A computed fold for a 526-nucleotide part of an RNA from an uncultured bacterium, annotated as small-subunit ribosomal RNA, 5' domain. The prediction has a mean pLDDT of 86. The full RNA is in RNAcentral, with records from ENA, Greengenes and SILVA. It matches the Rfam family "Bacterial small subunit ribosomal RNA".
[in-house]
Context: one part of a larger RNA
RNA sequence: GAUUGAACGCUGGCGGCAUGCCCUACACAUGCAAGUCGAACGGCAGCACGGGAGCUUGCUCCUGGUGGCGAGUGGCGAACGGGUGAGUAAUGCAUCGGAACGUAUCCUGGAGUGGGGGAUAACGUAGCGAAAGUUACGCUAGUACCGCAUAUUCUGUGAGCAGGAAAGCGGGGGACCUUCGGGCCUCGCGCUCUUGGAGCGGCCGAUGUCGGAUUAGCUAGUUGGCGAGGUAAAGGCUCACCAAGGCGACGAUCCGUAGCAGGUCUGAGAGGAUGAUCUGCCACACUGGAACUGAGACACGGUCCAGACUCCUACGGGAGGCAGCAGUGGGGAAUUUUGGACAAUGGGGGCAACCCUGAUCCAGCCAUGCCGCGUGAGUGAAGAAGGCCUUCGGGUUGUAAAGCUCUUUCGCGAGGGAAGAAAUUGCACCGGAUAAUACCUGGUGUAGAUGACGGUACCUUGAUAAGAAGCACCGGCUAACUACGUGCCAGCAGCCGCGGUAAUACGUAGGGUGCGAGCGUUAAUC
Repeated sequence: GAUUGAACGCUGGCGGCAUGCCCUACACAUGCAAGUCGAACGGCAGCACGGGAGCUUGCUCCUGGUGGCGAGUGGCGAACGGGUGAGUAAUGCAUCGGAACGUAUCCUGGAGUGGGGGAUAACGUAGCGAAAGUUACGCUAGUACCGCAUAUUCUGUGAGCAGGAAAGCGGGGGACCUUCGGGCCUCGCGCUCUUGGAGCGGCCGAUGUCGGAUUAGCUAGUUGGCGAGGUAAAGGCUCACCAAGGCGACGAUCCGUAGCAGGUCUGAGAGGAUGAUCUGCCACACUGGAACUGAGACACGGUCCAGACUCCUACGGGAGGCAGCAGUGGGGAAUUUUGGACAAUGGGGGCAACCCUGAUCCAGCCAUGCCGCGUGAGUGAAGAAGGCCUUCGGGUUGUAAAGCUCUUUCGCGAGGGAAGAAAUUGCACCGGAUAAUACCUGGUGUAGAUGACGGUACCUUGAUAAGAAGCACCGGCUAACUACGUGCCAGCAGCCGCGGUAAUACGUAGGGUGCGAGCGUUAAUC
């Protein structure tokens, strides 16, 4: 000099854009952060409508008939998104390669979607329990569950053969049939098996990746082989047997420290330091361990076991996990609102309408940072008054002020007022599919709806210089000097050093210098 997620002191007008617990991975009150689908299912607790009954005429009862829908079965999601950096020096990360793998949803090609069965929750009845919850009996549905048939492909194989699947739901409809429910046809969404792909993920190798030798030897599934098990998959990954190997001064092992990288800061560069915000990867989710479900987890807001802690209890027993967003206590020099909205972008579910979304988009707080603007402009010498200094002549503050002439940014008042929003949707036309001018669907045109921010940005206008300047320094380094007070005292100080009676170094004043809504100090890095 540059820089910072900074803090502290003094000061503080406005706006834009960013950032904001670096310490205790300390403990957490409260609310919210993952649901959705009735076009899978049986149903109907509540709401609304319709219908019926009773009457006391505005109430009560009945009724799944309709819109819908609590709880329940089932599907998909909950493995994403969000947080943190404890652990980890290599099971990590970065770069470059590799072969023995998996993959729900999506795209693409092929084949199929036939026929049966038994249960179970909800519910009802009867219990137990303070609660959390739970037991017995009985009833019932399905895209829940289980057989049978079929199998281009698929799996196994001794190549003969053997094994293995499925589910329906909704819209529309001309003939024909009908037990009047529908069959049947067709369209859409699904379901099963399978080929290839995309994207994603698992695994292996090489190279690189902090300090300590006052850590020199380390290793028994250890190193390799054969066989087996296991896995989606290679492999001591695991096991039996056999061999005695493997690593190490090119630093093994041990100890300490640490998430890694893109980047960031600095520097002419080489390098050094660093890893907040944003992006990629990894690890973790009260502590330790384990598996279940599933395409995917050994699973932050799932389960089980153990532990510590907190809470409830009728003392028998139960409940919990903010390193999600806010917020609280505590710690600390120190770090924000228990805000708004799903309008946009994206995600989950759904045919859709739509629902959910503390992701996200916004607003709030803080000069924490960067950037921009303003606090007026011109003129004005009697060089006013006052202050300070003085050699008492004057000098300086100083065109500074006053005065005169202007302007009105920002702020204040008044009026107008966005873009961010076009998809979805309706209608028309042209196509696709179809028996079909229904339904569904692709494109084009057209119409209308949807904004948290926000009456915000922005624009116009009114009045008035009106509402808006400080901080540090002035001995040398280092830009900037005098007076008074003090008298090795009080004090200053980054280094050298000032102060003991004429202090440009302490304190105050005048003046000056530097930066400026900031300035200085402290801490830290180059």